[in-house]
The part of an RNA shown here (large-subunit ribosomal RNA, domain II) has 689 nucleotides and comes from a Candidatus Levyibacteriota bacterium. It was read from a public genome assembly.

Context: one part of a larger RNA
RNA sequence: ACCGGUGAGUUUUUAAUUGCAGCGUUUAGCCUAAAUAAAUUUAGUUUAUGAAGGCAAAGUGAAAGCAUGCCCUAACCGGGCGAUUAGUUGCAGUUAUAAGACCCGAAACUGGGUGAGCUAACCUUGGGCAGGGUGAAUGUGGGCGAAAGCCUGCAAGAGGCCCGAACUCGUAGUAGCAGCAAUUACUUGAGAUGACCUGAGGUUAGGGGCAAUAUGCCAAACGAACCCAGAGAUAGCUGGUUCUCCCCGAAAUAUAUUUUGGUAUAGCGGCUAUUCAUUGUGUACUGAGGUAGAGCACUGAAUGAAGUCUAGUGGCGCAAGCCAUUAGCUUUUAUCAAACUCCGAAUGCAGAUGCACUUAUAUAGCCAGUCAGACUUGUCGGGCUAAGCUGAUGAGUCGAGAGGGAAACAACCCAGAUUCCUAUCUAAGGCCUCUAAAUAAUGGCUAAGUUUUGAACGAAGUCAGAUUUCACAGACAACCAGGAAGUUGGCUUAGAAGCAGCCACCUUUUAAAGAAAGCGUAACAGCUCACUGGAGGACGAUAUCUGGCGCGAAAAAUUAAUCGAGGAUCAAGCCAUUUGCCGAAGUUGGAGACUCCGCCGUAAGGCGAGAUGUGGUAGGGGAGCGUUCUAUUUGCGGUGAAGCGGCAUCGUAAGGUGUGGUGGAGCGGAUAGAAGUGAGAAUGCCGGU
Numbered sequence: 001a002c003c004g005g006u007g008a009g010u011u012u013u014u015a016a017u018u019g020c021a022g023c024g025u026u027u028a029g030c031c032u033a034a035a036u037a038a039a040u041u042u043a044g045u046u047u048a049u050g051a052a053g054g055c056a057a058a059g060u061g062a063a064a065g066c067a068u069g070c071c072c073u074a075a076c077c078g079g080g081c082g083a084u085u086a087g088u089u090g091c092a093g094u095u096a097u098a099a100g101a102c103c104c105g106a107a108a109c110u111g112g113g114u115g116a117g118c119u120a121a122c123c124u125u126g127g128g129c130a131g132g133g134u135g136a137a138u139g140u141g142g143g144c145g146a147a148a149g150c151c152u153g154c155a156a157g158a159g160g161c162c163c164g165a166a167c168u169c170g171u172a173g174u175a176g177c178a179g180c181a182a183u184u185a186c187u188u189g190a191g192a193u194g195a196c197c198u199g200a201g202g203u204u205a206g207g208g209g210c211a212a213u214a215u216g217c218c219a220a221a222c223g224a225a226c227c228c229a230g231a232g233a234u235a236g237c238u239g240g241u242u243c244u245c246c247c248c249g250a251a252a253u254a255u256a257u258u259u260u261g262g263u264a265u266a267g268c269g270g271c272u273a274u275u276c277a278u279u280g281u282g283u284a285c286u287g288a289g290g291u292a293g294a295g296c297a298c299u300g301a302a303u304g305a306a307g308u309c310u311a312g313u314g315g316c317g318c319a320a321g322c323c324a325u326u327a328g329c330u331u332u333u334a335u336c337a338a339a340c341u342c343c344g345a346a347u348g349c350a351g352a353u354g355c356a357c358u359u360a361u362a363u364a365g366c367c368a369g370u371c372a373g374a375c376u377u378g379u380c381g382g383g384c385u386a387a388g389c390u391g392a393u394g395a396g397u398c399g400a401g402a403g404g405g406a407a408a409c410a411a412c413c414c415a416g417a418u419u420c421c422u423a424u425c426u427a428a429g430g431c432c433u434c435u436a437a438a439u440a441a442u443g444g445c446u447a448a449g450u451u452u453u454g455a456a457c458g459a460a461g462u463c464a465g466a467u468u469u470c471a472c473a474g475a476c477a478a479c480c481a482g483g484a485a486g487u488u489g490g491c492u493u494a495g496a497a498g499c500a501g502c503c504a505c506c507u508u509u510u511a512a513a514g515a516a517a518g519c520g521u522a523a524c525a526g527c528u529c530a531c532u533g534g535a536g537g538a539c540g541a542u543a544u545c546u547g548g549c550g551c552g553a554a555a556a557a558u559u560a561a562u563c564g565a566g567g568a569u570c571a572a573g574c575c576a577u578u579u580g581c582c583g584a585a586g587u588u589g590g591a592g593a594c595u596c597c598g599c600c601g602u603a604a605g606g607c608g609a610g611a612u613g614u615g616g617u618a619g620g621g622g623a624g625c626g627u628u629c630u631a632u633u634u635g636c637g638g639u640g641a642a643g644c645g646g647c648a649u650c651g652u653a654a655g656g657u658g659u660g661g662u663g664g665a666g667c668g669g670a671u672a673g674a675a676g677u678g679a680g681a682a683u684g685c686c687g688g689u
Stems, first nucleotide, its partner, number of pairs: 001689006011099002014096010029055003035049005059066002069081004102240002105237001109230006120204009129194001131163003134159001138155007167191003172187004206222001208218003215224001243624006253266005267370002269367006279360001280357005285351003293343001294341002299337003304332004309328008373398010403414003418592004423588001425586001429582003432566003438579001440578006451568001457552002461549007469541002479534004484508003489503003514529001517528003593614002595611002597608004625678001627675010643662002646659005
């Protein structure tokens, strides 16, 4: 891992409620418990007896009590609870309650025991330490000295001394990692007469011991050992929870919570009854309101101008007064506000009535689930007018929704799947090929593969429109020619001659020509320009604005990789117009099933040109299938039961039946009843491979 087996809402109690049944509802009844007797049979059952007692028939008050009334009160014209007749017993279903209470699962807690043959410390008694080195105290010979003592030789053999085997340890590296080994091997290394190593026997025990303290050790496990028991501890937590079909179908909110991943009540779902109108929904109508907007009348913010205004400060002036400036006031221009309002919608909300729809509403009882929501979109708060961010409110979708489109893509667009059909028409979206349908039509645009991401900003891209000025009395560009004189203007300066700088910027000749717009020189010179003429001959030129489509701006990490791909240029791109077609589980058509409603029928069932009927998680309700056993009844079986596997067939399904094979002895149908009653999941459990 697979296969097979096994594996989870049970039983009892007390309540509530629903269904069915008995008796009662003829106006009060219904039931027995223990126990006793009998029967059948060994295990309790059945029948009879047994009203002790329980519930109900009357309530109310704390109670005495009173009573269809009672209580509160001194007392109600007030308030609370009642009265205006139905229950009770059994069986079954559902839920709650107390129990292990659907199953498995702790970390832990408590009690009683077992452990120091591992390891820690200690006690008793034993054992062990090759060899080499160093050479303390001390003694002694000699020398010196007054002495203390010093020097020197010899002897001696101290030490948690040195080197290094045994022994003990385990520093570093390598191997090993299902190993030789649940801590090892090899190389290397530390101690090696000591706080040394070690044998045997003993002591200390878990709320404890031992510990040169590492939370270390106490039998491969120690922040509190192990074994058994309390014990099915508890688990607001995780996982799992077994057959089928049919009907309806949520929530992720409010309030409270030692509460926020739990729970309670309400909200929203289901089922069963009742109510059918002063119910509900829509519309018309009538209201309250202070949002959007708007406004500046209040509260604040913020600003330009004016004033023979008020108060202050500074300056000038002999003074009158003038100038500047600060704060305020008045007039006026233009403003802002969630916590401003002289105003003020639309929606929404509430309400009587009319009209329309027609039960959608409401009440009661029982059973739930939900309390982590998500995205898109409208309006807002927070944030950075950030977030696949966070909060509110309205709508939608997902959640619990399949199908078509968006290449792929819960939450976007279209559309809500009862089943079948090699039928129909469409939606969104599409129609060159992949790929169903137009290589459709008409008129434009784009040259960027723009299409097939992106801004400010930039640019004689290109198309369209508008305006300005010039133009056959000749425009614009290019070409030819002129571009002069007073004058080298004055000043300055070494120089300053159009062209370093300052001032002025006139006059003349002219077709035209600046006291010069650039280059240039030391200064001149020189080359251009403005301006003019010529030549040539344009439905042209010049400047500006608007719109369409394009261009640049434009950098990312494995590989082209930002059209899904191929590929596409009067498109297969973009804009406008037109006609077709394709396209879904939508619609229509055909054939069925089921649910509900209506009608017929005692019922089974039948009919309907009845339904905007039948997607569905949590969850509620309904109807069934199958397994084992029991009772009654009826059957099958060695001429082959069960079981197993093949084929066929019936039923909406769970499933049923037939047949032949295997197998070799038991097994069905019907009607009731009772459950150890259905397996794919629980890192389930047991077995096999």
The coordinates come from a structure-prediction model, not an experiment, and the mean pLDDT is 82.